[in-house]
The RNA shown here (TPP riboswitch aptamer (THI element)) has 109 nucleotides and comes from Allosphingosinicella indica.
Its Rfam family is "TPP riboswitch aptamer (THI element)". The family has 115 seed sequences and 16,130 matches in Rfam 15.1.
The prediction has a mean pLDDT of 77.
The RNAcentral record of the sequence draws on Rfam and Ribocentre.
RNA sequence: UGCCAUCCCCGGGGGAGCGCUCAUGCGCGCUUGAGAGGGAAGCAGCAGCUUCCGACCCGCUGAACCUGAUCCGGCUGACACCGGCGUAGGGAGGGAGCGGUCCUGACGC
Numbered sequence: 001u002g003c004c005a006u007c008c009c010c011g012g013g014g015g016a017g018c019g020c021u022c023a024u025g026c027g028c029g030c031u032u033g034a035g036a037g038g039g040a041a042g043c044a045g046c047a048g049c050u051u052c053c054g055a056c057c058c059g060c061u062g063a064a065c066c067u068g069a070u071c072c073g074g075c076u077g078a079c080a081c082c083g084g085c086g087u088a089g090g091g092a093g094g095g096a097g098c099g100g101u102c103c104u105g106a107c108g109c
Base pairs, nucleotide, nucleotide: 002101003100004099006096007095008094009093010059011058012057013056016031017030018029019028020027038053039052040051041050042049043048065090066089067088071084072083073082074081
């Protein structure tokens, strides 16, 4: 000096599929998943929408996530799963770094 652990601050993102119930509620059950409503508020009058917090994942070495996509192929009763699309187009980072490691120099043996 570089890199890394680690720490601080900050930022990005998603919340689905299937079924049931004359249901006052983010209902109940199942599935996939890291995460599928854990907490709070508002609206709606139908199993819906919005916001905040939490949890979880991700931040350029960026398939977290979005678009293409109500996509294409395989498999399945269906979902799931596998492959493609994909060297595609987008996508959110700064600081400290006393510890580790590497390099270099000096001195000593």